Model confidence (mean pLDDT): 84 of 100. Predicted 3D model of a 1529-nucleotide RNA (small-subunit ribosomal RNA) from an uncultured bacterium. It matches the Rfam family "Bacterial small subunit ribosomal RNA". Gene Ontology terms of the family: ribosome and structural constituent of ribosome. The RNAcentral record of the sequence draws on ENA and SILVA.
[in-house]
RNA sequence: AGAGUUUGAUCAUGGCUCAGAACGAACGCUGGCGGCGCGCCUAAUACAUGCAAGUCGAGCGAGAAGGUGUAGCAAUACACUUGUAAAGCGGCGAACGGGUGAGGAAUGCAUGGGUAACCUACCCUCGAGUGGGGAAUAACUAGCCGAAAGGUUAGCUAAUACCGCAUACGUUUCCGGAACUUCGGUUUCGGAAAGAAAGCAAUACCGUGGGUAUUGCGCUCCUGGAUGGGCUCAUGUCCUAUCAGCUUGUUGGUGAGGUAACGGCUCACCAAGGCUUCGACGGGUAGCUGGUCUGAGAGGACGAUCAGCCACACUGGCACUGCGACACGGGCCAGACUCCUACGGGAGGCAGCAGUAAGGAAUAUUGCGCAAUGGACGAAAGUCUGACGCAGCGACGCCGCGUGGGGGAUGAAGGUCUUCGGAUUGUAAACCCCUUUCGGGAGGGAAGAUGGAGUGGGUAACCACUUGGACGGUACCUCCAGAAGCAGCCACGGCUAACUUCGUGCCAGCAGCCGCGGUAAUACGAAGGUGGCAAGCGUUGUUCGGAUUCACUGGGCGUACAGGGAGCGUAGGCGGUUGGGUAAGCCCUCCGUGAAAUCUCCGGGCCUAACCCGGAAAGUGCAGAGGGGACUGCUCAGCUAGAGGAUGGGAGAGGAGCGCGGAAUUCCCGGUGUAGCGGUGAAAUGCGUAGAGAUCGGGAGGAAGGCCGGUGGCGAAGGCGGCGCUCUGGAACAUUUCUGACGCUGAGGCUCGAAAGCGUGGGGAGCAAACAGGAUUAGAUACCCUGGUAGUCCACGCCUUAAACUAUGGAUACUAAGUGUCGGCGGUUUACCGCCGGUGCCGCAGCUAACGCAAUAAGUAUCCCGCCUGGGAAGUACGGCCGCAAGGUUGAAACUCAAAGGAAUUGACGGGGGCCCGCACAAGCGGUGGAGCAUGUGGUUUAAUUCGACGCAACGCGAAGAACCUUACCCAGGCUGGACAUGCAGGCAGUAGAAGGGUGAAAGCCUAACGAGGUAGAAAUACCAUCCUGCUCAGGUGCUGCAUGGCUGUCGUCAGCUCGUGCCGUGAGAUGUUGGGUUAAGUCCCGCAACGAGCGCAACCCUCGUCUUUAGUCGCCAUCAUUUAGUUGGGCACUCUAAAGAAACCGCCGGUGAUAAGCCGGAGGAAGGUGGGGAUGACGUCAAGUCCUCAUGGCCCUUACACGCUGGGCUACACACGUGCUACAAUGGCGGUGACAGUGAGCAGCUAGAUCGCGAGAUCAUGCUAAUCUCAAAAAGCCGUCUCAGUUCGGAUUGUUCUCUGCAACUCGAGAGCAUGAAGGCGGAAUCGCUAGUAAUCGCGGAUCAGCAUGCCGCGGUGAAUACGUUCCCAGGCCUUGUACACACCGCCCGUCACACCAUGGGAGUUGGAUUCACCCGAAGGCGCUGCGCUAACCCGCAAGGGAGGCAGGCGACCACGGUGGGUUCAGCGACUGGGGUGAAGUCGUAACAAGGUAGCCGUAGGGGAACCUGCGGCUGGAUCACCUCCUU
Repeated sequence: AGAGUUUGAUCAUGGCUCAGAACGAACGCUGGCGGCGCGCCUAAUACAUGCAAGUCGAGCGAGAAGGUGUAGCAAUACACUUGUAAAGCGGCGAACGGGUGAGGAAUGCAUGGGUAACCUACCCUCGAGUGGGGAAUAACUAGCCGAAAGGUUAGCUAAUACCGCAUACGUUUCCGGAACUUCGGUUUCGGAAAGAAAGCAAUACCGUGGGUAUUGCGCUCCUGGAUGGGCUCAUGUCCUAUCAGCUUGUUGGUGAGGUAACGGCUCACCAAGGCUUCGACGGGUAGCUGGUCUGAGAGGACGAUCAGCCACACUGGCACUGCGACACGGGCCAGACUCCUACGGGAGGCAGCAGUAAGGAAUAUUGCGCAAUGGACGAAAGUCUGACGCAGCGACGCCGCGUGGGGGAUGAAGGUCUUCGGAUUGUAAACCCCUUUCGGGAGGGAAGAUGGAGUGGGUAACCACUUGGACGGUACCUCCAGAAGCAGCCACGGCUAACUUCGUGCCAGCAGCCGCGGUAAUACGAAGGUGGCAAGCGUUGUUCGGAUUCACUGGGCGUACAGGGAGCGUAGGCGGUUGGGUAAGCCCUCCGUGAAAUCUCCGGGCCUAACCCGGAAAGUGCAGAGGGGACUGCUCAGCUAGAGGAUGGGAGAGGAGCGCGGAAUUCCCGGUGUAGCGGUGAAAUGCGUAGAGAUCGGGAGGAAGGCCGGUGGCGAAGGCGGCGCUCUGGAACAUUUCUGACGCUGAGGCUCGAAAGCGUGGGGAGCAAACAGGAUUAGAUACCCUGGUAGUCCACGCCUUAAACUAUGGAUACUAAGUGUCGGCGGUUUACCGCCGGUGCCGCAGCUAACGCAAUAAGUAUCCCGCCUGGGAAGUACGGCCGCAAGGUUGAAACUCAAAGGAAUUGACGGGGGCCCGCACAAGCGGUGGAGCAUGUGGUUUAAUUCGACGCAACGCGAAGAACCUUACCCAGGCUGGACAUGCAGGCAGUAGAAGGGUGAAAGCCUAACGAGGUAGAAAUACCAUCCUGCUCAGGUGCUGCAUGGCUGUCGUCAGCUCGUGCCGUGAGAUGUUGGGUUAAGUCCCGCAACGAGCGCAACCCUCGUCUUUAGUCGCCAUCAUUUAGUUGGGCACUCUAAAGAAACCGCCGGUGAUAAGCCGGAGGAAGGUGGGGAUGACGUCAAGUCCUCAUGGCCCUUACACGCUGGGCUACACACGUGCUACAAUGGCGGUGACAGUGAGCAGCUAGAUCGCGAGAUCAUGCUAAUCUCAAAAAGCCGUCUCAGUUCGGAUUGUUCUCUGCAACUCGAGAGCAUGAAGGCGGAAUCGCUAGUAAUCGCGGAUCAGCAUGCCGCGGUGAAUACGUUCCCAGGCCUUGUACACACCGCCCGUCACACCAUGGGAGUUGGAUUCACCCGAAGGCGCUGCGCUAACCCGCAAGGGAGGCAGGCGACCACGGUGGGUUCAGCGACUGGGGUGAAGUCGUAACAAGGUAGCCGUAGGGGAACCUGCGGCUGGAUCACCUCCUU
C1' cells in the first nucleotide's frame, strides 16, 4: 500500500467481496511445560446448605461451667480468682467494604464554577468547663396465653441509659450604634434573654472510704481546620418530524408552612404566564466516565476485568433510628412466589463467597488462611472480616521454553509419479559422534517479617535473644539415567505462498467473491508431494480498517444517483468603502484544574518476556488574570463604485378587457347540370337518379389567424402571432440631477403554473379519445379508410402535474480571438467604425470519464439554497396533509440480485444511406419441374435392409464399378494366446509339411501313405529357419471428428489481412489501409502524420496460338528413282515430334485526363491492352466433414464387440425429393455411302487376318512390351426415302431363344436375335447452366474392372444468339450512420396467463403488552385537628388532687395495591384478498433496441387477453432526404 468482480476489449461511475488488527467469545480437530492475567455477555429467573458484621467487662447489673482455698467422711456449702460462654441494658459500627446494571435521555454522568442558601460522627486545633440532684427500666423472679413465632400481667435492680436545677468564655435570638457593601448582606461595639455535661481505668498517698492527687481514656459548650456530603448554574451527552405543537402547580408574585439549606418543595390568594423548528411534547434504545479496540490522523465502534460517579437490593409504597439511609444480610403495609403449621397462625428474600436448578453456543471450588494489605470495635492483648492474600478448574488470552545438535549418498528400502530413461520423498532415515533444557527420581531449601508479642536491659528513643507463614517442602539450587516421554492443524483455480495421480461424471459435492462438476476436474473425494502457522490450527460471530462508499481533514449533481416547474419573500446565512470607539469572536503570556491506573518516553525489579515499580511527558479541554487591536462582530459619524429614484426619446406576438374585418371548411336555400362522387398500396363501408359530386348566387355559424415570419422579438417560468381602442407590468439605452449599502440568497410560507381532467352555465364550424362500420391480417380490441360523442372554444371555480429540458439553481467578480443578428446611443456620412444591453455560431487557455463546455462556462473564485449515496421491490405500502373526484405531496421495509448504469472503441447487424463489382438481374440460347427408365436420398418394411454425409457447402456423395469376395449388417455352425507382429524360456525325426479318405453347407474335425532344411565345426554340439507349448501380448470398420494430427469443403481467386518505427488518444484503439482519380486487383498515380515492410493481387511455372535454331526414328515426302502401299533407296525442305530460344511492353501515333496513373481510337503484328486455359486459395470463419483411408489420446470388449465359414442382406417398395439418360419427332426417323479427328490404352493384355454364326460371339492364327502392331468403325456430314400420325416417332414392359464373363448369374450381371410396343403431343407454381471456339450438338478414349456405366475423368468434330443497362432479386467489397447485439438479428427482449416457493400490504375480528383520562376503594405511614380514656421525673399543693407535657383512641387531607368505563399506541394470530420477488426448456402474442418495420419517450384521459393502442400538449435522449440560414477552409 491494495486486489477480485459489469465489457469482445477500454476508461470512468458504482455496489458486492477479500487480504489486517482485535475479542470476557463459542464450535471442530489436536494437545508437553511454566509465568502473568481473565472467566454467566443469556433468566434483575428461582434458590437447598454453609459462611459473608460485629465489637467493647477499662460504661452497667447479673453471671452457668471451670480453677484455687476453707469446712465436711461425703453430698454439699462458703469464699476467692480468671471476670470466660450464652443473653440483656448502654456505646460505637452496621449508610463502609462486597454485588449487579433492571430502571433512568436527565432529580444521571463529564468538565468548570457558585453556596453571602447549607450540614459533617469518628480525627486535628484554639478557648472554656465537667457542680449538685431525681425518677425509671431490661436482664432476673413469679403467673397466664400460644403448636410455634412470640406475647402479656405483677414484682426487683444498675449505668458513660433517661430527666430537672445551677453555672456560660464562646454560641443563638432580639434591641441600639459604627464601618464596608455587588444593597442581598458582612464585620464590629454595647445591652437583654436562652441554652451543657458522665464517668471509667492505672499509678501514688492515706484518713480504708473507694476518699484525695496525677496521668490516660471519655463527656459538654464554642472557634478554626481536615474529610465526607447536600443544593444549584453553564456547556457537552444516541436514534426518530411517518412525534409539531406541549403545559394548570403549569410560569411568576405575595404570605405562610416545611427543610441542614435555596426553591411551587407544599398550601392559600393574585396575575396569565412558561417551553418550542438552535426540535418542545411524544416514541424507541441505553447506566455515565477515566478508558478499550481500530485507524496515518480526523474519526468510528464499544463501556468485561481495574478506578470515579449514579441507580438498585423479590415487586410496589412508607417512614423510623441516626452525623449520615427512606437502609442488600433493619422495620411496617400491600402483592406474587416458596416453606412450616396443631388450620387458629407464622417464616423467608444469594444482583455477598462458594454451590444448585433452569435458560443457553457458553463461563470455575459448597477449597486454605487472616501470615501480609485494608476495615469495625477495643486503652490494649485481641475478636470479626468469602474485603483481601493464596491455592483448585479452563490453551480463554498474552508471554517464554521444549519435542534434540553435528556429521552422514550404495542418493537404501517403502510410497508416489513416469516420456520407463528416471524423478521425488531426501541428509530425510539407517549409521557415527555429542548434549540433557523441559519432564522423571533423589538431596538441600527461601525472600515475603525493618511490623507484632514475650523475656532481659534502658528514663526514653531503642537494643539483644526467643517466638510466629495460608501459599509450601512451593519457587530456586545441586546430583542421577537416557535421544530417551513430547506435533498437530489448515490450505494448495485466481485474489493468495503452495501440483500431480486415481475415483466420480451438472451426480456426489465445493464455494468468502469470481465460480468449479455434463468421461482426460491442479476447484468435488482420496493419496503422494508442497506451502503456511505451530501447542496450537481452522471455522463461526462481532467491531474498526481497507471504504475518499456520508467526504471537517476528504466526494459529488449537462449525459453515470443527484438543480426544486417558476417567481415573490419571512426567519436564518453572507455582505461595498473611510475614520473613531469597544473588545464578544480572534492572537499572545501567566495561574488553577484536567484523580489514580492506562497510552508514550526514560530508568529499575522478577534468568528473559509478558507482568510489576519509580520518574517524566502527554491529556489537543474548561475556568480565571493581564496584554494586543490587524481581521469579523457591535456602535457612532461619513462616502458613492453596489442597489434604488428622477428626466428624455425609442423597440416589442408582455398582460387584461371591449370592439371590428377578410380568406377557408361545414351547413341551409335557390339556379345550371348528369352519373357518378369519395377513398386507398389496392379496395370496401359511406354519399348519390328522392339529383350527389362539379359550378354560380344568397345566407347562417363557430373556430383559427395565410403571406410578413427570421437559431427575429417579449415575458420569471408556463407561454405569447389578424386589426383598432382603453387600462397596465417589465427591460434596455442616454443624461449623471437625487437617496446613501437601502444589498445577495432564501428553510417554512404565499402566488403563478402547458396539455389532459373535474364542477356549474353557455357554445359547438372543423378536428377528434370512446364507440360503430369497412379493410388488412393466422388473429388485428391497432396502424389505413368512412362516420362519430365527450373534449377542443367562452365565463366562473378547482386540479398543480410534463422529456415543466439548456436534462445545466440564483447572485457577484475575473479570464484570447473571430464572425452573424436584435434594440438604443455616439462618430464630418459611412456598403464604415465604436460603446452598452440581449440573442446565435466557431474557437484558445483551462476543465471533463469521454462526449463535449468554453465571457450566455461544464474555466478561476466567493456567498446562499435545493438534491444524491448500488439495481429491483417502489415513487409502491402504511400514516399525515391537500383535492369534488381523478389523484398529488411527503415517503419506507421485508425480500432479492452481483451487478444495474455512463461515455467512447472494434466488430456484427439494419425492412439506414452512398459508391462499386459478380451469368446477380436484365438481353439471349438450352434445360430441370410433367412421361418412362437409370441412380442417390428420405420414409416405410425387414432377421438384416452395415455405416457416414443434411441449406448454399448432403442427396450419379465416400463407392475409379455390392452375384461370392468386397462387407463393416443378419441367420446358422465353428475357434480361443488366437487369421496377423515382437521378445524370452522350453521342446521339436517319423517332427514340420502333406497326396488321399471319412464327415460336413462350408469352415473345420478325424485319419493318413509319403516325408524334411541352412551355417560353423573333424565330431560332439551350437546357432538360424519351420513347427509346438508357456509367458510378454495380439485383435476390434467398437465409442468419442465436441480430446486430436493429417487431409478436405466453403466464403472465394473475393481483394483483402497484418506488422515495425513514428504521430494522436488516460485507454480500448486510431493513423498508415481514409480522401480525389484509376484498375480485374490495397493495380497504379496524386494528396495526406505518416514512412516503410510482410502475407495475398500481378509476375515467375505448365499448356494452346506465331516464328527461329538444333535433332531426324518407328515420324514426314517437295524434289530424284521405285512400289499395290512412304513399300524401298534417298532426303530432313515441309508436317510432326521435343528441347532451347524469339515475340507483346500501352512500346509507337492521335485524342482525353492534371504535363500523373490511366482510358479511347489507330498503325504494325500470329497475337493488343492480365492474348485463351490451367496450376496456384492470404489472415481467418463455420467446435463445417472425416476416429469407416491413415495416424493417434482416453474409454470399452477379451471362449468375444476378436477371428474363420455357409447362406442371406446392402438390389426390399403405398410414397416423397435430388441428379441424369431417352424421348415426345421432319433442324427428324430409317436405309445407303471407300469424307474428315484427337486424347489415350495394351502381355494372365490389345488382337490384325481368315472361317462359322442374322447377331452377341466362337474357332484357328498373326503382329506388338508399341510415333512401328492392335483397339479403331469416328459420329454428326452427304445422298435417298418417310409427310404430321401416338406415326417407319418413342422405346418402357413382357414372352421366348441365345452369347460372354465367372467355382457360381435364382434372389441379383451385361449383351444378342425374334416378338411385344406403355407413358409420352415440349411440360403448373417454381427453378438451373452459359458471354466464344463458349452454349448447344456429335461421336471417341480412359480409370475402376473376371464381368457390369445413362455416372466420373479426358479428347476432338460442327458451331451460335445476346449484354440497353445497374432500378430491382441474390452474394460480395469499401466508406458512413444508428444500436439496449458481442453465442454478434437464427441477436436481444416485454407483459398477461398456468404451476411451485418466499417475504409483505389490506382484512370481519381476536389475543396480549405499554400508556393515559374520569370515577370508586383507601393498607401501612408521617402530617393536621381532637384527645371525655391513660399517664414516673417538672411546677402548685401538707395531702387529696390539679397543671404543663406525653400516650392510646377518633376524624381529616395525601397515598400504594386493587376495581369500573373510555381513549391512544405497539405486537401476535386471522377466513379471504392485493400486488411483488424468485424459479426447468410451460402458454399467448411481439411492445422496445436498426427508420425495430406505425420513430421513441414524458404528462394526462379513455379503451383493450397481454405486451399495448388512440386522443391532446410537450421533448429529441429520432434515422433518412431535400430546402433555407449561418460558420470554417